[in-house]
Context: one part of a larger RNA
RNA sequence: UGAUGUUGAAGGAACUCGGCAAAAUGCUUCCGUAACUUCGGAAUAAGGAAGACCUUUUUUUAGGCAACUAAAGAAAGGUGGCACAAGCCAGGGAGAAGCGACUGUUUAUCAAAAACACAGGGCUCUGCUAACACGUAAGUGGAUGUAUAGGGUCUGACGCCUGCCCGGUGCUGGAAGGUUAAUGCGAUGGGUGCAAGCUCAUUUCUGAAGCCCCAGUAAACGGCGGCCGUAACUAUAACGGUCCUAAGGUAGCGAAAUUCCUUGUCGGGUAAGUUCCGACCUGCAUGAAUGGCGUAACGAUUUCUCCGCUGUCUCCAACAUCAACUCA
Numbered sequence: 001u002g003a004u005g006u007u008g009a010a011g012g013a014a015c016u017c018g019g020c021a022a023a024a025u026g027c028u029u030c031c032g033u034a035a036c037u038u039c040g041g042a043a044u045a046a047g048g049a050a051g052a053c054c055u056u057u058u059u060u061u062a063g064g065c066a067a068c069u070a071a072a073g074a075a076a077g078g079u080g081g082c083a084c085a086a087g088c089c090a091g092g093g094a095g096a097a098g099c100g101a102c103u104g105u106u107u108a109u110c111a112a113a114a115a116c117a118c119a120g121g122g123c124u125c126u127g128c129u130a131a132c133a134c135g136u137a138a139g140u141g142g143a144u145g146u147a148u149a150g151g152g153u154c155u156g157a158c159g160c161c162u163g164c165c166c167g168g169u170g171c172u173g174g175a176a177g178g179u180u181a182a183u184g185c186g187a188u189g190g191g192u193g194c195a196a197g198c199u200c201a202u203u204u205c206u207g208a209a210g211c212c213c214c215a216g217u218a219a220a221c222g223g224c225g226g227c228c229g230u231a232a233c234u235a236u237a238a239c240g241g242u243c244c245u246a247a248g249g250u251a252g253c254g255a256a257a258u259u260c261c262u263u264g265u266c267g268g269g270u271a272a273g274u275u276c277c278g279a280c281c282u283g284c285a286u287g288a289a290u291g292g293c294g295u296a297a298c299g300a301u302u303u304c305u306c307c308g309c310u311g312u313c314u315c316c317a318a319c320a321u322c323a324a325c326u327c328a
Base pairs, nucleotide, nucleotide: 001323002322003321004320005319006318007317008316010314011313014312019309027051028050029049030048031047036041038157052079053078054077055076056075057074058073059072060071061070062069063068080084092307093306094305095304096303097302098301099299100298104116105115120155121154122153123152124151125150126149132141133140134139158294159293160292161291163224164223165222168221169220170217171216172215173214174213177212178211179210184205186203187202188201189200190199191198192197225243226242227241228240229239252286253283264280265279266278267277268276
C1' cells in the first nucleotide's frame, strides 16, 4: 500500500450520474392497520407492546381404577443481568409517476428489459385425398383430428372505446369489350423434284390465364390539407370566401420513452430543482388492434420524494488476518 473483516466522537447522503456499497429491519404472540380496489386484495400495510428464570394457583388434551404421569397453555407474585426472539438463522418502510396487466421466457460467456410469450380479441384460409409444410417421388406430418377443428397473420388481462378515406398497392369477385403465346384451318409466293411430296418466307382468321377494364374490401399495406377575411377596446375567431384532395385527424391524450426552438409558461415540492408532479396547448414531427385512453394486483424494471439507518461523505483513524514491501 492492497484485499477481506471489526469498531468509531459530532454530524447523518453534505458523497455520488445514482444511497453504489454498507448499515438498519428481521422470529412468535397480542393490539392495531390508510388511500385505492377487478371486493379477491392492498396487508407481515403502517405503527405499538410483550418475550429469560423461580414460586404458587389453575385450564385443556392424552394415558391411568386411582395416586399420578406427559404435552400445550393461563393468571398472580418474585429474582438476576448493560442486554432475556441474549448465538446462528431471520422482511427496512412509505408516497408519486412512466412502461408492461399478471406467473413465465430471453442474448450459455458484457444487455433480464419497456423485448418475447401469455389468457382474451379480430381478420383470413381450409368440406377432408382439407388448407398448409417436408419430399424428385412414393409418402409423411396436419390427425387416428373434421369448422366449438386445423393453418396463417395482427393485437395483447380487465374497463370505456376503436372515427373518416377503396384514389395508389394488395386481396376477393366479375365477365361484355381491348391486348396477347404456342397451336390450328386457310391464302399467297420462293427453293427443289418427272411427280407425289419435302421445305422456306409473308399473311387474314382462330386463340387461355394474365394485364387493361368494372365492382367490393382498411382489426388488408397504408393515408387522414393550404391561403385569406370577419365580433362595438384590444386579442381571438363560433362565421364566411377560395384552392386542392381518395379523404382532410373524430373520441381521447399531449413539452409525452414522442417537443426541435426548450431549462416553453404557470403552479407544487427545495433556502436554492436542466430531473420530478399537476396544468396550459404554440402536437418541429400524438391518435385509435402499426390499437387510443384509463386501470387494482404484480416487477432483481425506469424516474422523483420522504422516514429510518448508517464511514457514502465532512475526514479519516484504530484493530485482526492474508498478500506486497524492507531487513535477516